The part of an RNA shown here (large-subunit ribosomal RNA, half B) has 1182 nucleotides and comes from a bioreactor sludge metagenome.
Context: one part of a larger RNA
RNA sequence: CCCUCGUUAAGGAACUCGGCAAAAAAGCGUCCGUAACUUCGGGAUAAGGGCUGCCCACAACUCGCAAGAGUGGGUGGGCCGCAGCAAACGUUUUUCAGGCGACUGUUUACCAAAAACACAGGUCUCUGCAAACCCAUCGUGGGGAAGUAUAGGGGCUGACGCCUGUCCAGUGCUAGAAGGUUAUGGGAAUAGUUGAUUUUAUCUUCGGAUAAAUGAGGCUUGAACUUAAGCCCUAGUGAACGACAGCGAUAACUAUAAUCGUUCUAAGGUAGCGAAAUUCCUUGUCGGGUAAGUUCCGACCCGCAUCAAUGGCGUAACGGUCUGAAAACUGUCUCAACGAGGGCCUCGGUGAAAAUACACUACCGGUAAAGAUGCCGGUUACCCGCAGCUAGACGAAAAGACCCCGUGAAGCUUUACUAUACCCUGAUAUUGAGUUUAUAUUAUGAAUGUAUAGAAUAAGUGGGAGCUAAGGCAACAAUGUAAUACCACUCUUUUGUAAUGUGAAUUCUAACCCCGCAAUAUGUGGGGGAAAGUGUCAGGCGGGUAGUUUAACUGGGGCGGUUGACUCUAAAACAGUAACGGAGUCGUACAAAGGUAUCCUAGCUUCGUUUGGAAAUCGAAGUGAUAGUGCAAACGCAUAAGGAUGCUUAACUGCAAGACCUACAAGUCGAGCAGGGACGAAAGUCGGUGUUAGUGAUCCGGUCCGCUUGAAUGACAGACGGACCGCUCAACGGAUAAAAGCUACUCCGGGGAUAACAGGCUCGUCUUCCCCAAUAGUUCACAUAGACGGGAAGGUUCGGCACCUCGAUGUCGGCUCAUCCUAUCCUGGGACUGAAGCAGGCCCCAAGGGUUUGGCUGUUCGCCAAUUAAAAGGGUACGCGAGCUGGGUUCAGAACGUCGUGAGACAGUUCGGUCUUAAUCUGCUGUGGGCGUUAGAAUAUUGAGAGGGGUUCUUCCUAGUACGAGAGGACCGGAAGGAACAAACCUCUGGUAUACCAGUUGUACGAUUCUCGUGCAGUGCUGGGUCGCCAAGUUUGGUGUGGAUAAGCGCUGAAAGCAUCUAAGCGCGAAGCCAGCCUCAAGAUUAAUAUUCAUAGAUCCCCGAAAGACUAUCGGGUUGAUAGGCUUCAGGUGUAAGUUCCGCAAGGAAUUCAGCCGUGAAGUACUAAUAGAUCAUUGAUG
Repeated sequence: CCCUCGUUAAGGAACUCGGCAAAAAAGCGUCCGUAACUUCGGGAUAAGGGCUGCCCACAACUCGCAAGAGUGGGUGGGCCGCAGCAAACGUUUUUCAGGCGACUGUUUACCAAAAACACAGGUCUCUGCAAACCCAUCGUGGGGAAGUAUAGGGGCUGACGCCUGUCCAGUGCUAGAAGGUUAUGGGAAUAGUUGAUUUUAUCUUCGGAUAAAUGAGGCUUGAACUUAAGCCCUAGUGAACGACAGCGAUAACUAUAAUCGUUCUAAGGUAGCGAAAUUCCUUGUCGGGUAAGUUCCGACCCGCAUCAAUGGCGUAACGGUCUGAAAACUGUCUCAACGAGGGCCUCGGUGAAAAUACACUACCGGUAAAGAUGCCGGUUACCCGCAGCUAGACGAAAAGACCCCGUGAAGCUUUACUAUACCCUGAUAUUGAGUUUAUAUUAUGAAUGUAUAGAAUAAGUGGGAGCUAAGGCAACAAUGUAAUACCACUCUUUUGUAAUGUGAAUUCUAACCCCGCAAUAUGUGGGGGAAAGUGUCAGGCGGGUAGUUUAACUGGGGCGGUUGACUCUAAAACAGUAACGGAGUCGUACAAAGGUAUCCUAGCUUCGUUUGGAAAUCGAAGUGAUAGUGCAAACGCAUAAGGAUGCUUAACUGCAAGACCUACAAGUCGAGCAGGGACGAAAGUCGGUGUUAGUGAUCCGGUCCGCUUGAAUGACAGACGGACCGCUCAACGGAUAAAAGCUACUCCGGGGAUAACAGGCUCGUCUUCCCCAAUAGUUCACAUAGACGGGAAGGUUCGGCACCUCGAUGUCGGCUCAUCCUAUCCUGGGACUGAAGCAGGCCCCAAGGGUUUGGCUGUUCGCCAAUUAAAAGGGUACGCGAGCUGGGUUCAGAACGUCGUGAGACAGUUCGGUCUUAAUCUGCUGUGGGCGUUAGAAUAUUGAGAGGGGUUCUUCCUAGUACGAGAGGACCGGAAGGAACAAACCUCUGGUAUACCAGUUGUACGAUUCUCGUGCAGUGCUGGGUCGCCAAGUUUGGUGUGGAUAAGCGCUGAAAGCAUCUAAGCGCGAAGCCAGCCUCAAGAUUAAUAUUCAUAGAUCCCCGAAAGACUAUCGGGUUGAUAGGCUUCAGGUGUAAGUUCCGCAAGGAAUUCAGCCGUGAAGUACUAAUAGAUCAUUGAUG
């Protein structure tokens, strides 16, 4: 010193994030007595108070004839102690108020016990039994349930009380089915291709060939129509997911707005509650509590961002919950002390670990990859241990968990992408028989047809002058676009029948399914039934499941911005050149805005001139490219590239020497040749446009063309070649046809290539100072203050940079311990003052010392209370976590508000939440050994040097004096008393005192019993207490003085005949400096000095303590009081035992201020320090 304990004066939470920890309380013993509130059960052992041991007597009751015995509640009397549940076991501290959760319960085994989960109760929803739902499966199956809607599954809420508002637009869910859309299938129009056959024409060698038609069959295409769920659609639904506005104006003070207007909405938040587990601003405002209240309670309501089963608001009881207050209590604290046991230490035994480049491992300043034991320069330092302390070794431990990066991983989410289980639906197979009905086609029969005009109901076309047995009808005429008789063939519409096909409804039973009875019989009865189930195909739904994607740049990342091309600038006079440098533009346009030939010259200003104006057209003068160029800018352009007119298509085909640019791929310019053209008389010009932007590789697909190819052959298909078309592939050299998020549950690989802390550089910001001096100051810049501006310093703020550290440099605040700076808060000295005094202002010198305690908050800070001489500011890794704490921040749990569809998120809030390390080196504090110090010793000193200390107030006297009208009120000087701090000590006051004394409870033991004594129970508990050690106790300290100085004040005094504190010279002058005071100190290697000794001295060993971890130191060792013992005292306790006496007894009295008594004092050799051993000096270096 640590751990576990005991006690503690005075105070009593002042400690601290917080009464953490500890203390206190304590007996369901007994007698009293118990509030608010309440769900009437509770609350309640509420709270609070009295008694409690031992002895004696008696009442009462039971038994008994009685004597008496028993029970043991009650009553009375007595006795002892500080204390009577006397120890131990056991066992609520209490009260007041609030949040949350009703409750008992459950949970992160190993950092979270909670407000989270659960819960009874409430409600919604699904499910009619072959149930829903779940598990499993190829299939059979199992649970649900041997249950049946008072049942079972799922969701939300969470006792109880009062309640639970509005919105169905969105998203879900449920229902609907008229319409739209919609797959496979059915259906088969159409189209393409092939081209059998046939026909015609031409030619012919008469065999045929060619051409044009025809279009069988095949292949391909596959429209209308038919067809489900789904979606669209129509409704419903909130205890489904969810949502529940803004602006303006208005009342007779002001303020406010019952009121009005207006916009939007699906509807605009009702009751309740409200700075709240929700309130940013915020420590809101008011009230309460406190000396003082960022917390707490009660209110208010401007609710950033409350709100009604994601339940709202209350609520008795309950809580290892959270918050505030109080009583009691205390070492939590002021402020620490003593003691006990176990470690630490020494000896004997045994004997690890982490770690370790090297090791001959100092300090300061500097330097350096920017914080050096190791470099540079100084300073300091004899060699080596042991015990301790942790400031450093960017100490150890763990390839940083934060941050970034990786075309890393995983988990999770969803209206990311793509799949998919399940489910829904249709077609088809298993799959059959009837009936009814609808419909399509074909065949067949029957009907049907009204404009006007015209006898009149004219469906058409052709034939037709007749037809008929007759009546008659037609013709003719007339009307009309069209004329009727009769014959034939058709159309529209309707309808009967038949056949074929399709759909719907319904009935049946034999496939198929279920059940019963049976029990192997190709059984039987019942129920369902061509449905279901299953297979295949198809559509829908589908985070239930799966695989993936989710860009880069970036003064860290994210958010924002950007990503290709053109112009200027930056760009430093070739070219080229970056930045999240400074400015703009493009993703086209034009059939003329192209070619050519020939012409022309703008624009502005002034003046003049009808309407007429600043500006229209006309004229004149002046100026001279300021104009124009399709569009940005730059460079060009009058010979015009600008403006016109004529004719036109070179906005051509096939090429191309040679260059520019350039990683590649791309990009750019191009004379000239050939062809065929335009314009021009011609020379000539023309392969778009004054130039530089107007864009996209490859793959894939398509269109047109082609004397390319054609998987036995032929022909296709397809491929290939040429031209063209399809990308805001704009992240523009384009990963795919097709892609978003969260991670605090996280993981891996890396990075100090890159952030957060600290350091470094910088110093915009910050702090301080200076210069100038407008102005304020009655006057007056400079007593004081100081604008507009300017210049520095510092390296405490916020930043910038990204240089060390990501194979780890632990982060805020507090505690402890400090150390330095001065830009001085106090104290000291001084100048000026708008200094009368007192009190101040401002500046100069000065860092010796000092610089408070509380309330609130995690706070630093700040506000407040009360003091003070003063309550200064900073640095030191925002000093200090191998020193402590862990309240805050910053893991995992949970909640609120807000955001998000969601997973989740929030420099928003709230409750909870593992702080490891045994010290090798340096450093520091102590303590030893060795050697040296030149012969060796003992004793006593000097002091080079180092360290410590240095604070200050109040009162009184001088003196109520100086000063002042007064009020007030000093300097200088002299006393006294304090605060805090420090050192030493124990006489006093006290604490402790575990080998002292006494009391006492329970129990056990010993001596026959009693008595007495002893053990154990925390030293059992309790009351006292010597030495020692201590503080709260006592004593002392800071001073005074001298020397040299600072600011400042002077003397003499020139340079400079004066003046001048200075230049030569001399003097004053501060808590500061040097001495002085205290301590260490000759390893002061510069090793000092003095005295004494000469067989000196020292050690081992032994007895010890005023010493002490060990060692050392000190005392003693028989010539001895060193320790023990003994004796006597001091001191403590408090009157022993035994005996006698008194009392019924408990008990009391006397003997007796007795007995006992650790550490103190004196005395006394009774015991032990016996006996002995070892080292060392021998007369000196030259």
Model confidence (mean pLDDT): 83 of 100.